Predicted 3D model of a 368-nucleotide RNA (Bacterial RNase P class A) from an Anaerolineales bacterium. A source record names the gene rnpB. The source organism's lineage runs through Bacteria, Bacillati, Chloroflexota, Anaerolineae and Anaerolineales. The sequence is in RNAcentral, with records from ENA. The coordinates come from a structure-prediction model, not an experiment, and the mean pLDDT is 76. It matches the Rfam family "Bacterial RNase P class A". By type it is a ribozyme.
Order: sequence, then C1' cells, then structure tokens
RNA sequence: CAGGUUGGUUGGGCGAUCGCAAAAGGUCAAACCUUUUGAGGAAAGUCCGCACUCUACAGAGCAUGGUGCCGGGUAACUCCCGGAGUGAAGCAAUUUACUGGAUCGGGCCACAGAAAUAUACAGCCAGCAAGGUGGAAACACCAGUUGGUAAUGGUGAAAAGGUAGUGUAAGAGACUACCGGCGCAUUCAGCAAUGGAUGCGGCCAGGCAACCCCCAUCAGGAGCAAGGCCAAGCAGGAGCGAUGAGGCUGCUCGUCUCGAUAAGCUCCGGGUAGGCCGCACGAGGAUUCGGGUGACCGUCUCCCCAGACAGAUGAUCGCACAAGCCAUUAAGGCUGGACAAAAUGCGGCUUAUAGACCAGCCUGGGUG
Repeated sequence: CAGGUUGGUUGGGCGAUCGCAAAAGGUCAAACCUUUUGAGGAAAGUCCGCACUCUACAGAGCAUGGUGCCGGGUAACUCCCGGAGUGAAGCAAUUUACUGGAUCGGGCCACAGAAAUAUACAGCCAGCAAGGUGGAAACACCAGUUGGUAAUGGUGAAAAGGUAGUGUAAGAGACUACCGGCGCAUUCAGCAAUGGAUGCGGCCAGGCAACCCCCAUCAGGAGCAAGGCCAAGCAGGAGCGAUGAGGCUGCUCGUCUCGAUAAGCUCCGGGUAGGCCGCACGAGGAUUCGGGUGACCGUCUCCCCAGACAGAUGAUCGCACAAGCCAUUAAGGCUGGACAAAAUGCGGCUUAUAGACCAGCCUGGGUG
C1' cells in the first nucleotide's frame, strides 16, 4: 500500500426570518409580550425481561406455559460476557450450527427390503422322511418338512463394532490378541462444564425428546384505556318549609296563580361530562480514579435533558461540506441530504439505514 476480518463512534454543519408546543416571568384574567427548551439509534416490530398500578392474599400443591452444556454479569431476562464438547466454512484473522435425560414408560422411523427393535428372503448346516432321479448296495443329488445360524448376498440413512485366529454340524464376542466405542474405579488439572493418565468390565441391539414424557428451575391474573383525586348537569335520598312561594312591580297596598307527596332553601352518598395527578430526578447522562480477561462494578465532580392528549417538533433563504448526474483544457451547471419520527418509564433482542470516521488482528506485496 492492497485485500480481508472484528469491534466501536457519528449519522448532516453554521447563520437569519416566519410558524407551532411547553415551562417561567410581565398583567386580576384572557389576548399579547419577553426568555428558555423542544425526537432516535433505531422513537419501529411489540418478541422477551422488569419497575409501577389494581386485584387476590393462612399455607401448600395441581394444571398450563417458559427456560435447559458450565461459570459469571444484571433489578431481571428467551439478554450480555468468558469458557467446554461435537461438527461446518476459510491459507489465516475469524465466523457459524448444535447442547439436561433414549434401561421409567408410551409413540414414530418415509422409500426399498423377508425383517426397522424385531426379523430367516436367498445362502450355509443338521434332523426327519411314506416323494423323484441315479446306483447291485452303501449312498449321492433334487424337491419337501422341522430346527440351528447374522459368516456370505441383496435392500436401506441405519441390519448385531473392525482385523486376525480359536472354535463349531454350520456359525456367532461364544472365546483370545490388537484397534475403536461405552461404562465404572482411582488419580492429576480446573470453581465447573470438561480434559489427561492408569486399571477393570466383552458392556458393543440404532436413531428421534423441535412427539408425549421424565428431571431441574422460573412464572398468580390483568395492564397507564393500569389506577388515584376533584366534580357541573340530570336522576335519587334527608332536613327545613304557612308569619309560604311566584307574577303584575324597584317598594307598600291590592289582586291573580300554585301549594301539604308543593314551591323554595340547605345538606348527603355514588358518580357522567369535564379537569387534575400518575407523567418526566431516573436501575438518568457526561466525566475522574480504581477493580475485573470481559460483560460489568465501585468512586469523584458536574449537568437537568420533549411531555403533547387528536396529539407541537415545520417551512423559506444564504454560506460552506458530502453525494449523484451533465459538460469540459479549465472555469462551470443541475438535482438535493440514508433509515425513519416520542405517547408511563427502563434494560435487551430483532428488523431498516446513504455516507463519514477510529482502533485491533490476519494474508499478500513494497521500501528503509
């Protein structure tokens, strides 16, 4: 320098004008004015885990659902970090799939094949025999029948571990040696998963648990439209109410109307519309130092950083920048900023994302 690989940061900048939302201040209040603040790394999908709230509450269990190698982190996790085993890709850095139990028990194993957890199709061997052929006979062969046999053939992803020998009627871990696997015991390393070594046991009849199941462990349910507070009007209840209430009529008189379950007044509980809270100081952010391989933890200092309720966060102009297109000797011209936008909050995961930047490592080449 080129290519690759892993991790991280950022994701339009500056200025001006107009507009929108919230808060504070000015004003009794409204309107208005001033100042300040105003989306994201994913605000998304709503897939996990929590906080918080109501409900229920003496304790325990069942059902149902989640999780599943080991250790650690965390408020918690189907998350993250580190490690183990068996594979896969790559020269490498590195990436990636899988992971409790198959002698509790049940279930399944396509096609092919006789047979898929149980089997004898062909073959090999033995017995029987009243069959046939040959033969003087003994007997041999073929067919039959009853058994033995997993050496050999064939089927299949998978058919009783492999090689050599012993053995046998024929065979077979039936037995022996070596190799492979499994299990057990001892021992070493490790917190552990697990790995190494030695010895013993012929233990060698498979796979699937992402089928039920078993084991361990976790989870009561519903969710901010949770839930709490205030509370017009209407309806309901209680009390007072004849020295009554209302109209003409501001007052007096008069007169008219209503009235004993009245009018009117006062109060009460629930609670609709509506309003307020929940709701923005938090498992918060930046930073110093320390611990840890790391996720992360402790600590010092500083900061306050959207809170709408049909839902504000927008638009225009100028300057420079990135990108694309056109043209060119050059000057230049045009387009126009990736994905996408809060709704109780937080931690993760997944998905979308133009471009820019930083660091570690690997491979190849060059120069000193």